[in-house]
Record summary:
This is a predicted structure of a 1575-nucleotide RNA (small-subunit ribosomal RNA) from Candidatus Aegiribacteria sp. The coordinates come from a structure-prediction model, not an experiment, and the mean pLDDT is 82. It was read from a public genome assembly.
RNA sequence: AUAUAUGGAGAGUUUGAUCCUGGCUCAGGACGAACGCUGGCGGCGUGGAUAAGGCAUGCAAGUCGAACGCGAACAGAACAACUAAUUCGUUAGUAGUUCUCAGUAGAGUGGCGAACGGGUGAGUAACACGUGGAUAACAUACCUUUCAGUGGGGAAUAACAUCGGGAAACUGAUGCUAAUACCGCAGAUGUCAUUUCAUUGAUUUUGAUUUGACUAAAGGGGGGGCUCCUUAGGGACCUCUCGCUGAUUGAUUGGUCCGCGGCCCAUUAGCUUGUUGGUGGGGUAAUGGCCUACCAAGGCUGCGAUGGGUAGCCGGCCUGAGAGGGUGUCCGGCCACACUGGGAUUGAGAUACGGCCCAGACUCCUUCGGGAGGCAGCAGUCGAGAAUCUUCCACAAUGUACGAAAGUAUGAUGGAGCGACGCCGCGUGUGUGAUGAAGGCUUUAUGAGUUGUAAAGCACUGUCAGAGGGGAAGAACAAGCGUAUGAAUAAUAAGUAUACGCUCUGACGUACCCUCAGAGGAAGCUCCGGCUAACUCCGUGCCAGCAGCCGCGGUAAUACGGAGGGAGCAAGCGUUGUCCGGAAUCAUUGGGCGUAAAGGGCACGUAGGCGGUUCGGUAAGUCGAAUGUGAAAUCUCAUGGCUUAACUGUGAAACUGCGUUCGAAACUACCGAACUUGAGUACUGGAGAGGUAUGCGGAAUUCCUGGUGUAGCGGUGGAAUGCGUGGAUAUCAGGAAGAACACCAGUGGCAAAGGCGGCAUACUGGCCAAGUACUGACGCUGAGGUGCGAAAGCGUGGGGAGCAAACGGGAUUAGAUACCCCGGUAGUCCACGCUGUAAACGAUGGGUACUAGGUUUUGGGGGUCUCAACCCCCUCAGAGCCGCAGCUAACGCAUUAAGUACCCCGCCUGGGGAGUACGGUCGCAAGGCUGAAACUCAAAGGAAUUGACGGGGGCCCGCACAAGCGGUGGAGCAUGUGCUUUAAUUCGAUGCAACGCGAAGAACCUUACCAGGGUAUGACAUGUGAGCUUCGACCUUCGGGGAGAGGUUAAUCCUGUGAAAGCAGGAUGAAUCACACAGGUGUUGCAUGGCUGUCGUCAGCUCGUGUCGUGAGAUGUUGGGUUAAGUCCCGCAACGAGCGCAACCCUUGCUGUUAGUUACCAUCGGGUAAUGCCGGGGACUCUAGCAGGACUGCCGGUGAUAAACCGGAGGAAGGUGGGGAUGAUGUCAAGUCAUUAUGACCCUUUACACCCUGGGCUAACCACGUGCUACAAUGGUCGGUACAAAGGGGAGCAAUACCGUGAGGUGGAGCAAAUCCCAAAAAGCCGGCCUCAGUACGGAUUGCAGUCUGCAACUCGACUGCAUGAAGCUGGAAUCGCUAGUAAUCGUGGAUCAGCAUGCCACGGUGAAUACGUUCCCGGGCCUUGUACACACCGCCCGUCAAGCCAUGGAAGUUGGUAGCACUCGAAGUCGUCGACCCAACCUCGUGAGGGAGACGCCGAAAGUGAGACUGGCAACUGGGGCUAAGUCGUAACAAGGUAGCCGUACCGGAAGGUGUGGCUGGAUCACCUCCUUU
Repeated sequence: AUAUAUGGAGAGUUUGAUCCUGGCUCAGGACGAACGCUGGCGGCGUGGAUAAGGCAUGCAAGUCGAACGCGAACAGAACAACUAAUUCGUUAGUAGUUCUCAGUAGAGUGGCGAACGGGUGAGUAACACGUGGAUAACAUACCUUUCAGUGGGGAAUAACAUCGGGAAACUGAUGCUAAUACCGCAGAUGUCAUUUCAUUGAUUUUGAUUUGACUAAAGGGGGGGCUCCUUAGGGACCUCUCGCUGAUUGAUUGGUCCGCGGCCCAUUAGCUUGUUGGUGGGGUAAUGGCCUACCAAGGCUGCGAUGGGUAGCCGGCCUGAGAGGGUGUCCGGCCACACUGGGAUUGAGAUACGGCCCAGACUCCUUCGGGAGGCAGCAGUCGAGAAUCUUCCACAAUGUACGAAAGUAUGAUGGAGCGACGCCGCGUGUGUGAUGAAGGCUUUAUGAGUUGUAAAGCACUGUCAGAGGGGAAGAACAAGCGUAUGAAUAAUAAGUAUACGCUCUGACGUACCCUCAGAGGAAGCUCCGGCUAACUCCGUGCCAGCAGCCGCGGUAAUACGGAGGGAGCAAGCGUUGUCCGGAAUCAUUGGGCGUAAAGGGCACGUAGGCGGUUCGGUAAGUCGAAUGUGAAAUCUCAUGGCUUAACUGUGAAACUGCGUUCGAAACUACCGAACUUGAGUACUGGAGAGGUAUGCGGAAUUCCUGGUGUAGCGGUGGAAUGCGUGGAUAUCAGGAAGAACACCAGUGGCAAAGGCGGCAUACUGGCCAAGUACUGACGCUGAGGUGCGAAAGCGUGGGGAGCAAACGGGAUUAGAUACCCCGGUAGUCCACGCUGUAAACGAUGGGUACUAGGUUUUGGGGGUCUCAACCCCCUCAGAGCCGCAGCUAACGCAUUAAGUACCCCGCCUGGGGAGUACGGUCGCAAGGCUGAAACUCAAAGGAAUUGACGGGGGCCCGCACAAGCGGUGGAGCAUGUGCUUUAAUUCGAUGCAACGCGAAGAACCUUACCAGGGUAUGACAUGUGAGCUUCGACCUUCGGGGAGAGGUUAAUCCUGUGAAAGCAGGAUGAAUCACACAGGUGUUGCAUGGCUGUCGUCAGCUCGUGUCGUGAGAUGUUGGGUUAAGUCCCGCAACGAGCGCAACCCUUGCUGUUAGUUACCAUCGGGUAAUGCCGGGGACUCUAGCAGGACUGCCGGUGAUAAACCGGAGGAAGGUGGGGAUGAUGUCAAGUCAUUAUGACCCUUUACACCCUGGGCUAACCACGUGCUACAAUGGUCGGUACAAAGGGGAGCAAUACCGUGAGGUGGAGCAAAUCCCAAAAAGCCGGCCUCAGUACGGAUUGCAGUCUGCAACUCGACUGCAUGAAGCUGGAAUCGCUAGUAAUCGUGGAUCAGCAUGCCACGGUGAAUACGUUCCCGGGCCUUGUACACACCGCCCGUCAAGCCAUGGAAGUUGGUAGCACUCGAAGUCGUCGACCCAACCUCGUGAGGGAGACGCCGAAAGUGAGACUGGCAACUGGGGCUAAGUCGUAACAAGGUAGCCGUACCGGAAGGUGUGGCUGGAUCACCUCCUUU
């Protein structure tokens, strides 16, 4: 600068979380749509998509009298005749004639049209369509151009008439007649053949030329009047016009041929005999196997033939940024079809939608003989269907046919009708209006919020609809009349042409304008968990239901249903279906293949694809210019017309394509010529388990023989089977056989891969190095194809030592078709043949080039230095490791690429179904290769992260084990629980972490449970309102008593007034009635608060900033030490911080100081029988305040000079001194709604509320937990005797004293307590008895008698005395506590409590043993590893079997369809042959020519028969597959998954599976080797 360049969004869902891969789903647009709810108006469009199913009825193609001959009727008029009546005027009737209607209607001959217009999409995969060409290989009615002509004759025939046949449809015979109907002749033109020549590169081109043959016509209408004829109408003639004939030109419309283009299947790979070509002939408008005879043997195909399936094609339409994808309704172009199949006729044109013939199916008529029909024209009807309209108006316009024209016809068309089916437009009011009305809904509850300026009210407007008036455009023609002019003419006539004027024509039926009245008549639908805009209440309770995906619903559902509110769109809104998009999810633009799906097992090589350097040429690709075409409509732009828009007019652009011509020559290609670097060859050397064949060798194993020798051997976790006294094993010697080759040996070597390992020989392939010569692109890849190809397996024949599927036995086990053991056959080995697969893996195709390095190693070469070698340096070819850039989802790869590029091949497109079925093919078989679908799921998957887990690893801790002491489990009893029972045995807790737990105390009460009885504003709380103050049977000694009914008894204060009584008012309170309400140990601890348990007093749990990672996350917090400790130190991409640890708190242990009463008493004094008893004291003990003290502080050693540890000193105490309180983040939906609080739900006056009486919680075969007492002598019992601590005491503790054997009683000093009391401590010590026994152990049980508490001890208390005297002699498997003032043992106190402890809480007394140590059990912490777990191993998960449902394979068969083949039969019909029969025109006069009927022949639709092919339906039975909250059996996989797993193969087994053989790591752990990194 130019451009017709204006444009591209994502989200949800796999996980605990992350990144990726990958599918599913959604948001958008569209539709000939349908369905649900709703519905005011108009404009423009659009409407049988299914049954190309069947059709009643009407209409959709006629027209021309100016081509022709016939030719009515009804009706009207007139006439005369006859009959009857008669008023003699006439009237009525009958048959008739004439005229008008009328040369009309009508049918017929003839011409043109009917091949267009209209419908449909069945067929068709084809030159059908699109596009561009060819026709020199063709036709073309009407129209147009030009030229010439239209002369003169003939014979029939329909209509009609008569006679027949037939039910009808229809038809026969005889007779008449016309033409623009038909037929000759003349003559023109043309065609064909022929002669000669020209033109051309050439020809089936064109032109000229000679001769021969064949070959036209039709008249109609108007006007004229010079001449002629006349039947007097007219004709000839002239003229105009419409026709006709021949040729020609153009246009139009067709026929045929060709290039290119556009569907699926290879589970369709070979197809073809008129097939491919030629020659002759026929046929056609025309080319051509189009047809025929003969000849040749061709033609098509992997660039997909043939076959099968599907389908009208296109302009366009929808979508998309585009490239594409889908589609072909309306409109337009082409094709095909017209009930199904076949056929021709006519014609310019048809093999003919509203024509014909034949066959078939169906429907209708029939007198049963025979006939008729074809809505895929417009309406309409039935049927089918989710579904698609009026049996309308008009030819006014546009167009078509015919006609000279008027005109006629036209379901074409123009219009109207129906349908929200679509697009577009308009309306359903506007303004104002806050008591923020009422009502609804919500609520924290009577206060507010919201609906909401919304309504009402007030003021306006008048679109649409309604009513009344007016009212276009669409109409231009043509025709007629008039005027003017022109040509032509003899003409001023007629006709014709042009212009102007007048007359005349609207189906639609309106649009539009004016007036009137009044907000009046006009809003719904869907949605509101996320995606996705929009939230609350009630109901329901995994039910009912929702759902596009994820998913909601199991009592607090924004997800179900209703309501209120809100969001969106709006005369519509949603749903369903389909297409494109999003989806880069088939990727040309624009994807991938190490592990996610995906590299062929490997090589050779055909076609194909791609290809080094230089020069010249050509111009196919490519590029440029011009030109033709690319129909119109559509799309886009501009600008007009309808009030706007939709709609539509005009113009431009575009149509990305194809053809032609000219040009360019860089690149590709092709042709030619050269080159050497790619590739190859020769020569010289080199390494090697490369291959094949043959031979040889030693060690070992087994067997055989012989010797020695004796009782075991062998095998295992432990055993057994097995072998052995018939002599094994062991050992020695000899022999036999087969297989494999120790050490060397190595991420060493070779090979394409599989693979290859003793030694030697023969043959042989490939590779490497160095340089010289040669060839001269000979190259790379490689669909099909061919070959090689571990192990297992198969066939034939050998061989067989060892090993070893199957199999047998022994074990193990719940079982053990396994793992282990003893045996053992195929097989393993050889030869030949087959198979052709593996985790055939580097899970990585081949080739070429480029892109930092370091290091190791194998095989060569060179350099340097040397006498030579080594070392060192360089280089080529291999084989490894580490690592930069780069790449990758990450892991990782990284000159041996998974980097950067190019070329070629193979493969992938969600998981399952399934590498399955069917088909094909290969194989002896086993099986291999190729390889789906239905159905089903919303995932399946990769890498990495954090946890958790492991019958993984490492480190560490704990009364975890071990070492000890004492228990439990056995007995009896106590107590709690389960279970059972019961009217009730109230409820909860129920692995550790429920079970002497809630309950620190059930006779009543408690008490919640059961039975019975009772109460009703209630046992308890608050508030409001109302009204208000008794009767009385009967008895009586008349004092009274009094059942019963009823009942509230109760008043006080203040103020005013009054002298006061009192009155009035108010307040408080009681009671009654009535309302609100109370009440609930009813439910939900899975709605909650609070509290608690537990891991665990374990050492952990986190954060900020920074850094690393795409991210989840990591780092810090890991590492080396150390600790009780994430305690501390050091190091470190981390630096800091918080909650925990520790410390601070209490108690205890030592000391000091202060203070001494109720405690204490050394000294002084007093007193007593004696005593801190008294004065006093403040020393001691003690009490209780305050201080001090301990910090690894000091020393030595170890350690890294650290932290720290070990030892020591001092000290009352030593390394957190002992004990306690203190419990991080979190886990267990842990426990508790019955402590209390509390949401929601439930009960509510005959109760799930409240009260009372009695019962129950105390039951009892059994089981379990926790305890007590014991089983005895370390004891029991009797007597004596000693020493605590910590507590409690007023409805209390209670002394001395007395009574009782005792429990206890009487009584009551003292004490609200360092004062008094409970209160005796007990074990202990001293002494006596008992002497091993069911006892002088043990005390259960039971009897009797009592005590105490209490209204009350029956159910159901404790205690006492006497008597009784059970089990039990130390406890199976198993299991618990405890590491020092601890265990064990002994007693004491307290709470609760009238009474009731073996329980609980606390106190002191006596007072041990043991710890080598961390292998194991349990629990825990840290690091690491594997994982298919994340509800986290109490996880996940596999297969059989059983049940239900679903789709599908096989299947005896059965029943259809389609296409082809062979044969039979063969309609109509063309063609051919014959044609004895028939025939007007012309020639001729014949038994003619020619034509025809008829017959025959070829072909031939339908039909039939047969054998097959392909493809469906159904199917007894059968196979596997999928799906389905809680079925059975096992436990195969995931951790080393408890035998590592997996792949191929073979055998076996209920099942997962097991075993053999070879392979892989996608195996944990430990050790070793090698390599690498660092030092």